[in-house]
RNA sequence: GCCCAUGUAGCUCAGUGGUUAGAGCAGAGAACUCAUAAUUCUCUGGUCGUCGGUUCGAUCCCGACCGUGGGCA
Numbered sequence: 001g002c003c004c005a006u007g008u009a010g011c012u013c014a015g016u017g018g019u020u021a022g023a024g025c026a027g028a029g030a031a032c033u034c035a036u037a038a039u040u041c042u043c044u045g046g047u048c049g050u051c052g053g054u055u056c057g058a059u060c061c062c063g064a065c066c067g068u069g070g071g072c073a
Base pairs, nucleotide, nucleotide: 001072002071003070004069005068006067007066010025011024012023013022018056027043028042029041030040031039049065050064051063052062053061
C1' cells in the first nucleotide's frame, strides 16, 4: 500500500428500516439476617465511532474518514 471483518451502557454482547435501543455482569438503594455473604426486587447509566448520502423514516442501507483485529505483498 491492497483486501476482509468489526465499532451499540463502565465491561461482554444482542438487535437489524418504523413504536420507549435491550440482556448479562458491574454500580446505587431496599427486602431478608444478630451481622456478613448469598438470594430477591427496584433504579441509574447510551451523541448506537465521525461526517455526508438514500429514504416519509436510519443503530440498521450506501460512501468517505478514524480506531481496532486479521490476511496478502
About this RNA: Predicted 3D model of a 73-nucleotide RNA (transfer RNA) from Saezia sp. Its Rfam family is "tRNA". By type it is a transfer RNA. RNAcentral holds the sequence, with entries from ENA. NCBI's taxonomy places the organism under Bacteria, Pseudomonadota, Betaproteobacteria, Burkholderiales, Saezia.